[in-house]
Molecule: THF (Tetrahydrofolate) riboswitch aptamer
Organism: bovine gut metagenome
RNA sequence: GCAGAGUAGGCGGUGGAGCGUCAAGUGCCCGGUGGACAGGGAGUUGUCAUCGGGACGAAAAGGAAAAGCAGAUUCUGCUAUUCCUUGCGGUUCCGCUGCCGCAUCCCGCUGC
Numbered sequence: 001g002c003a004g005a006g007u008a009g010g011c012g013g014u015g016g017a018g019c020g021u022c023a024a025g026u027g028c029c030c031g032g033u034g035g036a037c038a039g040g041g042a043g044u045u046g047u048c049a050u051c052g053g054g055a056c057g058a059a060a061a062g063g064a065a066a067a068g069c070a071g072a073u074u075c076u077g078c079u080a081u082u083c084c085u086u087g088c089g090g091u092u093c094c095g096c097u098g099c100c101g102c103a104u105c106c107c108g109c110u111g112c
Base pairs, nucleotide, nucleotide: 001112002111003110004109009100010099011098012097013096014095015094016093017092018091019089020088021087028054029053030052031051032050033049034048035047039107040106041105042104060086061085062084063083064082065081067079068078069077070076071075
């Protein structure tokens, strides 16, 4: 001098357990605070978490239980509650798997 390895994390697939479906969450914008960013140091306008504010905004269906009320006569309707099943949500967490992966700067490591 040339080439390369490796982190946090991100995305996709898949399995499991939840949450919501009474709309929280997710996604978008603005601001505050804090954290992490390969073996060492520095570190952003990038990234993650959290807090506050703003705009937008959704898929339900079936069954069971006991209760109250009304009609009525052992049945029907309504109300709210709990549970189950199938869905739905740019839903959360965990496992497996594939891909991407220091913004950047200096030094180091491996090979030539």